[in-house]
Context: one part of a larger RNA
């Protein structure tokens, strides 16, 4: 000097963009942060509304439909937090000839045939609750068998072809094994029909198996990654082989037996401290410091541990078991996890609203229509930070009053002030008022595809029409009107600026040298002056 997720002291007009528990990974009241789908399925309560019939009582069907089940996708993403971790955990280069990929793209086959349950509901009970049991009904894209199937798997044979090798790649014989699920629109003949409809046809969406691809992950390997030698020897599943299991996948990853090796002053093993890295911040630059925001990865999710489910997890708002905590409890028993958003309480010098929206971007489900989205987008609140901008302009000398100094002459603060002539930035009223929107649905009018077809479905092209949290914001105009809007810290020397008065080694300053014991430019007031400016200094940290 420069820098900060800063603190604190004073003082403080506005706007824009960031940014904000660095301390307890301490405890958490309250709401809210993952749900969708009726185009998968059986049931269909209340009010209300609509059709039918009706002895006017009311009966029947359809909405109500957001709902409970029980299915499907998704809850491994998005969000946090850095406690572990000196590690192939991170960065870089690579390898997988040791592997796996739902959703999505290409093009390809199939999608025939049965079967038996379990919720819902009804019904009867336990339980204070949480929840729970028997009995009987029933549906599927649930669940189960079998059928068929490839270029699919696993065996066996034999052949090409590339590879330093381990082996890949292709094609071939034979043996054995494995799939599936239906729904929605539409409709001319045709056949069944309870008159609802079904078969048939056709389009779309799905389902199954193989095949690339893209994505996205598993593993695995050189080098690089702090400190301490006041830490010198560590290790038995340990090293390595066989069989064996297990995994999507190599591999002591498990396991039995066998040899007995492995690693180590190039720093093992112990022990401290730490999430890496792109960056940040400093420096001319080498380097030294650092990992808040933001991207990229890794661990974690009250604390240890387990497995299910599934593509993926050992799974923050799933399960299970143990443990400390806290609440309820008819004392038998039972609920719970904010290191998501907000928010309380603790601790700290210190760090924010229990706000509004799904308009928009993404994301989950749907055919869509919507639905849910404390990812987001805004908005609030702090001068925490960075940038702009006011807080007047011109003119004004009788150098006005009035302050402080004085050598009693004057200086000075000072064109400052007052007056006098304008501007209207921002704040304030008042009136207009955006852009962020694209799109999706719906109506109308075409093209072309599909098809038996002018149904319907798709793709397109016009037009109409629908959708804004912010926000009456930004912007604009206009009105009045100098009006409302400057301070903070220094003035001994480094360092840019000096006098008076009080004080009298007292009070007190001090970053380093040093100032104060009667004239102090060094304390304290004051005038004056220097810097900087909506901030100024002070502490602390780094360079």
């Nucleotide at each position: 000097g420069a820098a900060c997720g800063a603190a604190c002291g004073c003082u403080u007009g506005c706007g824009g963009c960031g940014u904000g528990c660095u301390u307890a990974a301490c405890a958490c009241a309250u709401g809210c942060a993952a749900g969708u789908c009726g185009a998968a399925c059986g049931a269909g309560a209340a009010a209300g509304g609509g059709g039918a019939c009706u002895u006017c009582g009311g009966u029947u069907c359809c909405u109500g439909a957001g709902u409970a089940a029980a299915g499907u996708c998704g809850c491994a993403c998005g969000g946090g937090u850095g406690a572990g971790u000196a590690a192939c955990g991170c960065g870089u280069a690579g390898a997988u000839a040791a592997u796996c990929u739902a959703c999505c793209c290409u093009a390809g086959u199939g999608u025939a045939c049965g079967g038996g349950a379990c919720a819902a509901c009804a019904u009867c009970g336990g339980g204070a609750a949480a929840c729970u049991g028997g009995u009987g009904c029933u549906a599927a894209u649930a669940c189960c068998g079998a059928a068929u199937a490839c270029g699919c798997u696993u065996c066996a044979c034999a052949c090409a072809u590339c590879g330093c090798a381990a082996g890949g790649u292709g094609a071939g014989u034979g043996a054995a094994g494995g799939a599936a699920a239906g729904a929605u629109g539409g409709g001319g003949a045709c056949c069944c029909u309870u008159c609802g409809g079904g078969g048939c046809c056709u389009a779309u969406c799905g389902c199954a198996c193989a095949a690339g691809g893209a994505u996205g992950a598993g593993u695995u390997u050189g080098c690089g990654u702090a400190c301490c030698a006041u830490u010198a020897g560590c290790u038995a599943g340990u090293u390595g082989g066989u069989g064996g299991g297990g995994u999507a996948a190599a591999a002591g990853c498990c396991u039995a037996c066998c040899a007995a090796g492995g690693c180590u002053u190039c720093g093992a093993u112990g022990g401290u401290u730490a999430g890496c890295g792109g960056g940040u911040c400093u420096g001319a630059g080498a380097g030294g410091a650092u990992g808040a925001u933001c991207c990229g990865c890794c661990a974690c999710a009250c604390u240890g541990g387990c497995a299910c489910u599934g593509g993926a997890a050992c799974a923050c708002g799933g399960g299970c078991c143990a443990g400390a905590c806290u609440c309820c409890u008819a004392c038998g028993g039972g609920a719970g996890g904010c290191a998501g958003c907000a928010g309380u309480g603790a601790g700290g010098a210190a760090u924010u609203u229990u706000g509004c929206a799904c308009a928009a971007u993404g994301g989950g489900g749907g055919c869509a229509a919507c639905c849910c989205u404390g990812a987001u987008g805004c908005a609030g609140c702090g001068a925490c930070g960075c940038c702009g901008c006011g807080u007047g302009a011109g003119u004004g000398a009788u150098g006005a009053a009035g302050g402080c100094c004085c050598u009693u002459g004057g200086g000075u603060c000072g064109u400052a002030a007052a007056g006098c002539u304008c501007u209207g930035u921002c704040a304030a009223u008042a009136g207009g008022g955006a852009a962020g929107a694209a799109a999706u649905g719906u109506c109308u009018a075409g093209u072309g595809g599909u098809u038996a077809a002018u149904a319907c479905c798709c793709c397109u092209u016009a037009g109409a029409u629908u959708u804004g949290a912010c926000g009456g914001u930004a912007c604009c105009u206009a009105u009045a009107a100098a009006g409302g809007a400057a301070g903070c810290a220094c003035c001994g020397g480094c360092u840019a600026a000096a006098u008076c008065c009080g004080u009298g080694c007292c009070a007190g300053c001090a970053g380093c040298c040093g100032c104060g014991g009667u004239a102090a430019u060094a304390c304290g007031g004051a005038u004056g002056g220097u810097g900087c400016g909506a901030g100024c200094g002070u502490u602390g940290u780094u360079c």
The part of an RNA shown here (small-subunit ribosomal RNA, 5' domain) has 543 nucleotides and comes from an uncultured prokaryote. Model confidence (mean pLDDT): 82 of 100. RNAcentral holds the full RNA, with entries from ENA. Rfam family: Bacterial small subunit ribosomal RNA.